The prediction has a mean pLDDT of 81. Predicted 3D model of a 74-nucleotide RNA (transfer RNA) from a Candidatus Poseidoniales archaeon. The source organism's lineage runs through Archaea, Methanobacteriati, Thermoplasmatota, Candidatus Poseidoniia and Candidatus Poseidoniales. The RNAcentral record of the sequence draws on ENA. Rfam family: tRNA. Rfam classes the family as a transfer RNA.

RNA sequence: GGGCGAUUGGUGUAGUCUGGAUAUCAUCUGGCGCUUCGGACGCUAGGACACGGGUUCGAAUCCUGUAUCGCCCA
Numbered sequence: 001g002g003g004c005g006a007u008u009g010g011u012g013u014a015g016u017c018u019g020g021a022u023a024u025c026a027u028c029u030g031g032c033g034c035u036u037c038g039g040a041c042g043c044u045a046g047g048a049c050a051c052g053g054g055u056u057c058g059a060a061u062c063c064u065g066u067a068u069c070g071c072c073c074a
Base pairs, nucleotide, nucleotide: 001073002072003071004070005069006068007067010027011026012025020057028046029045030044031043032042033041050066051065052064053063054062
């Protein structure tokens, strides 16, 4: 220098191929219930699409550039 892949709450993940309007689940944190207390369990609330640009009525999803990480080639 070239090619490929990954990036989503504090953490780990689904969704991207096939665009559709409150982004999934678990964990975590706060509150409540239960319990003599605690734990476990149940209910409830909070929190995320790496960054810029473009296409579109509509983008986590398509196109493009950048950044970081990994693999391969030179």